[in-house]
RNA sequence: GAGUUUGAUCCUGGCUCAGAAUCAACGCUGGCGGCGUGCCUAACACAUGCAAGUCGAACGCGAAAGUCCCGCAAGGGAUUAGUAGAGUGGCAAACGGGUGAGUAACGCGUGGGUGACCUGCCUUCGAGCGGGGGAUAACGUCCCGAAAGGGGCGCUAAUACCGCAUAACAUCCUGCCUUUGAACAGGUGGAGAUCAAAGCUGCGGAUCGCAAGACGUAGCACUCGAAGAGGGGCCCGCGUCCGAUUAGCUAGUUGGUGAGGUAACGGCUCACCAAGGCGACGAUCGGUAUCCGGCCUGAGAGGGCGGACGGACACACUGGGACUGAGACACGGCCCAGACUCCUACGGGAGGCAGCAGUGGGGAAUUGUUCACAAUGGGCGCAAGCCUGAUGGCGCAAUGCCGCGUGGAGGAUGAAGGUCUUCGGAUUGUAAACUCCUGUUGCCAGGGACGAAUGGCUCCGACCUAACACGUCGGAGAAUGACGGUACCUGGUGAGGAAGCCCCGGCUAACUCUGUGCCAGCAGCCGCGGUAAUACAGAGGGGGCGAGCGUUGUUCGGAAUUACUGGGCGUAAAGGGCGCGUAGGCGGCCUUCUAAGUCGAACGUGAAAUCCCCGGGCUCAACCCGGGAACUGCGUCCGAUACUGGGAGGCUUGAAUCCGGGAGAGGGAUGUGGAAUUCCAGGUGUAGCGGUGAAAUGCGUAGAUAUCUGGAGGAACACCGGUGGCGAAGGCGGCAUCCUGGACCGGUAUUGACGCUGAGGCGCGAAAGCCAGGGGAGCAAACGGGAUUAGAUACCCCGGUAGUCUACGCCGUAAACGAUGCGCACUAGGUUCGAAGGUCUCUGACGAUCCUCGGACCGAAACAAAAGCGUUAAGUGCGCCGCCUGGGGAGUACGGCCGCAAGGCUAAAACUCAAAGGAAUUGACGGGGGCUCACACAAGCGGUGGAGCAUGUGGAUCAAUUCGAAGCAACGCGAAGAACCUUACCUGGGUUUGACAUGCAUGGAUGCCCUCGACGAAAGUUGAGUAAGCUGCCUUUGGUGAAACAUGCACAGGUGCUGCAUGGCUGUCGUCAGCUCGUGCUGUGAAGUGUCGGGUUAAGUCCCUUAACGAGCGAAACCCUUAUCGCUAGUUGCCGGCGGGUCAUGCCGGGAACUCUAGUGAGACUGCCGGCGUCAAGCCGGAGGAAGGCGGGGACGACGUCAAGUCAUCAUGGCCUUUAUGCCCAGGGCGUCACACGUGCUACAAUGGGGUGGAACAGAGCGAUGCGAGACCGCAAGGUGGAGCAAAUCGCAGAAAACACCCCUCAGUUCGGAUUGAGGUCUGCAACCCGACCUCAUGAAGCUGGAAUUCAGCUAGUAAUUCGCGUAUCAGCCUAUGACGCGGGUGAAUAUGUUCCUGAGCAUUGUACACAC
Repeated sequence: GAGUUUGAUCCUGGCUCAGAAUCAACGCUGGCGGCGUGCCUAACACAUGCAAGUCGAACGCGAAAGUCCCGCAAGGGAUUAGUAGAGUGGCAAACGGGUGAGUAACGCGUGGGUGACCUGCCUUCGAGCGGGGGAUAACGUCCCGAAAGGGGCGCUAAUACCGCAUAACAUCCUGCCUUUGAACAGGUGGAGAUCAAAGCUGCGGAUCGCAAGACGUAGCACUCGAAGAGGGGCCCGCGUCCGAUUAGCUAGUUGGUGAGGUAACGGCUCACCAAGGCGACGAUCGGUAUCCGGCCUGAGAGGGCGGACGGACACACUGGGACUGAGACACGGCCCAGACUCCUACGGGAGGCAGCAGUGGGGAAUUGUUCACAAUGGGCGCAAGCCUGAUGGCGCAAUGCCGCGUGGAGGAUGAAGGUCUUCGGAUUGUAAACUCCUGUUGCCAGGGACGAAUGGCUCCGACCUAACACGUCGGAGAAUGACGGUACCUGGUGAGGAAGCCCCGGCUAACUCUGUGCCAGCAGCCGCGGUAAUACAGAGGGGGCGAGCGUUGUUCGGAAUUACUGGGCGUAAAGGGCGCGUAGGCGGCCUUCUAAGUCGAACGUGAAAUCCCCGGGCUCAACCCGGGAACUGCGUCCGAUACUGGGAGGCUUGAAUCCGGGAGAGGGAUGUGGAAUUCCAGGUGUAGCGGUGAAAUGCGUAGAUAUCUGGAGGAACACCGGUGGCGAAGGCGGCAUCCUGGACCGGUAUUGACGCUGAGGCGCGAAAGCCAGGGGAGCAAACGGGAUUAGAUACCCCGGUAGUCUACGCCGUAAACGAUGCGCACUAGGUUCGAAGGUCUCUGACGAUCCUCGGACCGAAACAAAAGCGUUAAGUGCGCCGCCUGGGGAGUACGGCCGCAAGGCUAAAACUCAAAGGAAUUGACGGGGGCUCACACAAGCGGUGGAGCAUGUGGAUCAAUUCGAAGCAACGCGAAGAACCUUACCUGGGUUUGACAUGCAUGGAUGCCCUCGACGAAAGUUGAGUAAGCUGCCUUUGGUGAAACAUGCACAGGUGCUGCAUGGCUGUCGUCAGCUCGUGCUGUGAAGUGUCGGGUUAAGUCCCUUAACGAGCGAAACCCUUAUCGCUAGUUGCCGGCGGGUCAUGCCGGGAACUCUAGUGAGACUGCCGGCGUCAAGCCGGAGGAAGGCGGGGACGACGUCAAGUCAUCAUGGCCUUUAUGCCCAGGGCGUCACACGUGCUACAAUGGGGUGGAACAGAGCGAUGCGAGACCGCAAGGUGGAGCAAAUCGCAGAAAACACCCCUCAGUUCGGAUUGAGGUCUGCAACCCGACCUCAUGAAGCUGGAAUUCAGCUAGUAAUUCGCGUAUCAGCCUAUGACGCGGGUGAAUAUGUUCCUGAGCAUUGUACACAC
């Protein structure tokens, strides 16, 4: 920096990622080289080999094989050889190498001290090295033992061991002086005491000696002493992990005296004496851990780590112990104990890889039983040299870092192949092929190192010396290499042998196809996968890194997410319930001293390596070498004195005291008062009271309630009373008295910083609760009863016990809240209340004004995530305390402390989640409130739900009963017409380029048309015939091509799936009044404003106001129709007037007036008047008018919602099917029927039914395969027949209810018509399944419909019912009783109103909802 809490936003906050690192491991892959690194686990156990020896110039012994000689042989001798070898002795073995178990410690780091110490080998200086003695191993011999080993006797040497001599300095004792804080230091004296030694080797002229040798000389060794260097011991300051759910620890403990011990101080050890010592600045205890230089990370500060390299420490099978030694309490030494392993003759022995290799085991995991001492270093030695698993090398491992390569240039028909595709192409891709080059690396061949120069040897020279010996120094020469025939160089070969891994949803760089279908799987977090997956798997393509790439683990970072640098705590986690106060922290003004903190200079130290800079060496780099810087630290000393601290002196402003006041439910105690409730007694009085939403339980005729009088008792104090007062908080309320705390005001005097905070500690601390008394009126947990309810362990009601009250004592908590710790200071104001005081008005009162303290409200700046806070801060600072670090688990468990108990305080972890949360925003929702609307309710009229039938649906059934529609918004819906067809379903028959479209190839003159057969249910299959007719174009009658046919191929076809892949169309909220945008403004932002507010409207309609101004989609208007009128036009319509005619009729002439028709206009706009209203918008009333405030009706449906409906109208992506899920045909089915529901029709009757004849009055439609008149036949359906009419002309066509009259008289009827029988008519190829109609007969249920339901019910020419008429579909028509219209005719009732139900709109409020109740 990013992702992740939300619909979105800001904040808080956790989780996760990108980086770097690694002693790593795992998966896939793997060409070369250089330099590093390589048991993090079992300090588990170890076979085998090696890792520490050396010295003959300390000493004494001393072989053998072999060879040679003698000997017949046995044997002897010489040589090997004073060799090998062991032993005595010296030095080394305390180094080097390994490991990190233990250790929280003077262990380590750093800086000091040692006046408390040691030091072999080495260096320098001084002195010395005389003379004796006794042993012992080896060896020899004997013995014991399985072995390891041991014992007896005997011999022998030394630089082994022991005396003696010498004794300076030294050590001990002691006097004086010097340094010092102090002498065991230094110097100078004194008397005594104590202490040494070892020799070996080389060389040698003279001298001595038999010889050895003496002697001389050189070297090594040795002894005593002094000093140095290096090494070590001990002591001290400071630093060095976690836990307080470890708070007290300690008897050698702390100190002293004395003694012992040590190289040395010291309780190190001991005796005695004293009672100390350590600890909240964390003792003790528990856990964990070697420490550091450094390494990793980080901007740094920090955090993590301590493998390799370097320093220190500790350890060496486990525990203990000492010996030797200069040095050890000793890795490859000893003793004891233990565990384990091995040998054993069972008696007894041996061993210690945390050395190098190696083995087993453990483990995710870590190498060769290699070469060499050539170099560096170490031990011994005079030296040569020997030893050296230290070391130098090689080997193994991509384990890390670094370097190199796997080729370079050209090369477009952009090849083939792959992948994708909109089928055109795109991409892989200059990539390949191909052409021309190069030669790293590999391989082959040849050459071939540096690391090696010291020492020693040979020669030469110089020095030493008596010496040309020896020795030392210089020069020259030869010899010496594990690695290694390696690095490197040259030549040859030949693009020839050398690329993978991870990823591609976002974070995060990189996209498509296929498969899969919440499966298989992925996943670091968010999350992908349920049929179109850039997230799974594969492929193509792409991205990243590259001999590696990913994964996992771990660390730091990001994380300011423990915040020193650098965080917070009103509401996100977080202020202790409140006070007093201990330690501690912090602290006013002035002067002076000091110099601890602080600052500066110098010096010492801060090992090397590392890091950084410069330079250099390997061809570069990694790596290595040299130099510098740095090592932020510590110490010593000198200086500075502002600030802090310390000492001293002063001051008054902080703080406190004093005097005078007034305010107050501040606290404690004791009295006292009235009202009310309840109870008791009595009087009056009678049937109820009480209680609730409504009731009931309860009380009451044994007299309640009500009312009056008297009495008892307990508790609480109405009004005043108030965002009023007091108190630290909890809290405090009648009145009076006593005791008592604090604050405030005024005054000036006193003290002189006496202050602030406050871990622990102590005290106070509502209510409930506890203990044992008292008290108990009312109230009231528990409990009982009555209701409510599905239940009701509740809410409501009737009762009622603890308790509430008092007093002693506990408890110690709370939303103990201002969710805001205390103190001080500073930073605009305004309003108001309480208390005290001042000033003004003559006094008082009232009032005005100023000031101090306290209580509230609003607000500047600032702050804050916001809401908000704002001199009573959540602003700006200082001081101190408490507390927080994701949610859950959990304020829980365990432990401890407290409590009588209840419980309180302190306070985790496992596990689990990707969030939990704060504030604000927009919506949605609320059995929230406000405003408003709607046949939403109410008022009213009529239905449904019961019956029969019709129809749709569910269910059931079936071979099939095709499919869809599902709350409103599916159910007389798609269907405006299923006998066949339709038809999609079932059974059966048949067919395969197909019933239908386009194209290609081939074919033949087939073909179409026509006629006739056979089989068949048909479809179809198959055959015969006819050449009459049809067939375009160019035309040399041949070709071409269209149509048709056949065959084959592309393809057709699908009412198969997905309406959750879609278009289109539709329903619904809803004809509800809403939904938005631009610019501006406000807000960190989501957003807001506009669109809110006041009016008004049917309306976001209009007006006014206004940080908004405008605009758009909706509303309205524009359109159609209807109501009135004018004009135009009069046939098929009309007929007033004129004429003619008829039984009669606009029938005829004629007319153009009326009606009407259909075109065009007018008309209505709150225009006018009055009132109301804001002078507005508008509302109310009125006039006029056919119509009045949108006149009635219709069309018209905003942004959107319901993944609403439809893949079966149509279109369409994807999937599926292709002799079938396509196509054709026959028959059946969609019409089944125990049931259930919706929608209707007809009724149940008298506002009715029937009859008769009479007699009225519509509108809108339809008609040529049609409507069909008059006439005739039939009871009728209908039939015969055909005038007229493509229609204002003719026809359908009689409207019916209504009206008038008559009958019926309340009944299953003259209601009702279902069902059934018989007979007919019509349509049609065909009425069996399964048509309608007519006639006769039959006459079922049903006597007004439970709960319920709204019924897309309805507010006027409306509903309603009623009444008929028409049309579409259609051969017919049920099922049409449907749908759509007409109209029309008849023609109501009611609206107090908005409380309630339903739905809707606006602003508001709450929200833990947002797939939104």